RNA sequence: GCCGACGUAGCUCAGAAGUAGAGCAGGGCUUUUGUAAAGCUCAGGUCGGGAUUGCAAGACUCCCCGUCGGCU
Numbered sequence: 001g002c003c004g005a006c007g008u009a010g011c012u013c014a015g016a017a018g019u020a021g022a023g024c025a026g027g028g029c030u031u032u033u034g035u036a037a038a039g040c041u042c043a044g045g046u047c048g049g050g051a052u053u054g055c056a057a058g059a060c061u062c063c064c065c066g067u068c069g070g071c072u
Base pairs, nucleotide, nucleotide: 001071002070003069004068005067006066007065010024011023012022013021018055026042027041028040029039030038048064049063050062051061
């Protein structure tokens, strides 16, 4: 330098253009002599940044940034 994949909650990841979700982690409660486990519940997001298309974009298209892999 060229090609490709990926970027969404603290972490690991879903999400076929139509209300942003799960598990774990965290707070509270129940249970226990106490802890753990278990059950119930709550909170946590400018969806990497900017633009395009469209009634509507996390998703489509383009540019940029970052991570990883391949080629030279």
Transfer RNA from a Patescibacteria group bacterium, 72 nucleotides, folded computationally. The organism belongs to Bacteria candidate phyla, within Bacteria. The RNAcentral record of the sequence draws on ENA. It matches the Rfam family "tRNA". The family's RNA type in Rfam is transfer RNA. Its family is annotated with triplet codon-amino acid adaptor activity in the Gene Ontology.